[in-house]
Context: one part of a larger RNA
C1' cells in the first nucleotide's frame, strides 16, 4: 500500500511444514505342528536402543571477577590491613542464566479409500471361473487423526466490542485541506524478546529498571581487640564477615514535561 469508513480483542482453515524407527525379554507354550531334533502364528505385558521437542528441581559442566587460599614484585611513610600486575597470576569452591552426560514427554490407538494377495455372489460359455455387471477382507505406503505456521487464501474470509458524521476549499467528484473520535504512536524504565526492527512488562491512578532493606543460594569462622605461645601460630568475639544476575518490600533516583498520527464511508 490493498483488504470500500477508522479500530481493538477473538478466531475459522484453503495450503504448507514436522513427526512417522526398531530391538531384546516375559506370558500365551513347550502348546499348535513334528517321528523326533526342533518350535510358533494371533494376543496380553515389561523394558531398552537410536532420533526429536521441551526443561534446569535433582546429577553434573560452565559460570572473566561471587568467596576463599597462595607466590613473587611493586605502590598506599612504616607496623597491621588493602589494591596493581604477572594466562582471569595460579589453586579450590560456586548463585543465577546456558549447556549434557542430566530430567519429563513422543512415535501410537482409530477411522477412510487402496497395492500385492485371498475371497462371495455371477454369466459370457446350461459346467467351471474373485469379474465382465455387483459386493467383500486385505499393509511402515495414500487421505485424515498428532504437532507447528497459516486471510497478501488480492478467493484477500468469520465473531464481539469500540468511535461517530467538525470545519473549511471546490464540484462531473467515491476530490483536497485542517482539526479530531475509537485508538495507536514517538519518547522514556526495562526484559519473559532480540542482530537492526518486531514482541512482551511498564510509563506516577507507577514496583518496569537501579539503589536501599529482608530473605534464599555460595563462600568458609572477616577486620579489629582480648588472651595463650620466645615466636609461627592458636582460642574468644564469630557457623562470623562478604556476596554478579535469583525470591520479595520498599517511589529514595530515573520512567517528566509533552508532541504527533488516526474515521466523515457503496
Nucleotide at each position: 500500500c490493498g483488504u470500500a469508513a477508522g479500530a481493538u480483542a477473538u478466531u475459522u482453515g484453503a495450503g504448507a511444514g514436522g513427526a512417522c524407527c526398531u530391538g531384546a525379554c516375559c506370558u500365551u507354550a513347550g502348546u499348535a505342528c513334528g517321528a523326533a531334533a526342533g518350535g510358533a502364528c494371533c494376543g496380553g505385558g515389561u523394558u531398552g536402543g537410536a532420533c526429536g521437542u521441551a526443561c534446569c528441581u535433582a546429577u553434573g559442566g560452565u559460570g572473566c571477577a561471587c568467596c576463599a587460599g597462595u607466590u613473587g614484585u611493586c605502590a598506599c611513610g612504616c607496623c597491621a590491613g588493602u589494591g596493581g600486575c604477572a594466562c582471569a597470576g595460579c589453586u579450590g569452591g560456586g548463585u543465577a542464566g546456558c549447556g549434557a552426560a542430566g530430567u519429563a514427554c513422543g512415535g501410537u490407538a482409530g477411522g477412510g479409500a487402496u497395492a500385492a494377495a485371498c475371497g462371495c455372489u455371477g454369466a459370457a460359455a446350461g459346467c467351471a471361473u474373485c469379474u465382465a455387471a455387483g459386493c467383500g477382507u486385505g499393509a511402515a505406503a495414500c487421505c485424515c487423526g498428532c504437532c507447528u505456521c497459516a486471510a497478501g487464501a488480492u478467493g484477500a474470509g468469520a465473531u464481539a466490542u469500540c468511535u461517530c458524521u467538525u470545519g473549511g476549499u471546490g464540484u462531473u467528484a467515491g476530490a483536497c485541506c485542517a482539526g479530531u473520535a475509537a485508538g495507536g504512536a514517538c519518547c522514556c524504565u526495562u526484559g519473559u524478546a532480540g542482530a537492526c526492527c518486531a514482541c512482551a512488562a511498564g510509563g506516577u491512578u507507577g514496583a518496569u529498571a537501579g539503589g536501599u532493606c529482608g530473605g534464599a543460594g555460595g563462600u568458609g569462622u572477616a577486620a579489629g581487640c582480648a588472651c595463650a605461645g620466645u615466636a609461627a601460630u592458636g582460642u574468644g568475639u564469630u557457623c562470623a564477615g562478604c556476596u554478579g544476575a535469583c525470591c520479595g518490600a520498599u517511589a529514595c533516583u530515573a520512567a517528566u514535561a509533552g508532541u504527533c498520527c488516526g474515521a466523515g464511508g457503496g

The part of an RNA shown here (large-subunit ribosomal RNA, domain VI) has 266 nucleotides and comes from a Bacillota bacterium. The prediction has a mean pLDDT of 87. The sequence was found in a public genome assembly.